The RNA shown here (transfer RNA) has 72 nucleotides and comes from Candidatus Avirikenella pullistercoris. The coordinates come from a structure-prediction model, not an experiment, and the mean pLDDT is 80. It matches the Rfam family "tRNA". The family's RNA type in Rfam is transfer RNA.

[in-house]
RNA sequence: GCCCCUGUAGUUUAAUGGAUAAAAUACAGGAUUCCGGUUCCUGUGCUAUGAGUUCGAUUCUCAUCGGGGGUA
Numbered sequence: 001g002c003c004c005c006u007g008u009a010g011u012u013u014a015a016u017g018g019a020u021a022a023a024a025u026a027c028a029g030g031a032u033u034c035c036g037g038u039u040c041c042u043g044u045g046c047u048a049u050g051a052g053u054u055c056g057a058u059u060c061u062c063a064u065c066g067g068g069g070g071u072a
C1' cells in the first nucleotide's frame, strides 16, 4: 500500500428501520447498622466525526478518524 472486522455511559454488553437508547457494574446521595460490609431505594452519565438514503437511522450507504487482524 491493498483486503477484512470493529467503534454505544468510567467499564462490560443490549436495542431485526419506529416511541423517552436499556441493563449490569462503577460513582454520588439516602434507608438499614454502634461503625463498616451486605441488602434496598433514588440520582448522574452514552450512539467516534461528517455527509447521504428514508416519513423516520444506534441500525443501511459513502468518506474521514481510532482500534484489531490478514497479505509481500
Stems, first nucleotide, its partner, number of pairs: 001071007010025004018055001026044006048064005